[in-house]
RNA sequence: GCCGGUGUGGUGGAAUUGGCAGACACAGCAGACUCAAAAUCUGCCGCCGUCAAAAGCGUGCCGGUUCAAGUCCGGCCACCGGCA
Repeated sequence: GCCGGUGUGGUGGAAUUGGCAGACACAGCAGACUCAAAAUCUGCCGCCGUCAAAAGCGUGCCGGUUCAAGUCCGGCCACCGGCA
């Protein structure tokens, strides 16, 4: 240099056909239970914002197509593999 694959919350990992993003699990926080803890059960758990909410934003980055993009198209970045 060329070809292919991957990139989604704190972590793993879904959404495979374009149609509610983050299911489910783990971690974390709060509560219940306990003398206390573990286990178990219940609730919460992206960012911003707010008294609290709502609205808004969010799939590596920048654009494009579309009523609608994690998904399709173009460019770029990072990592992994192959060829030279």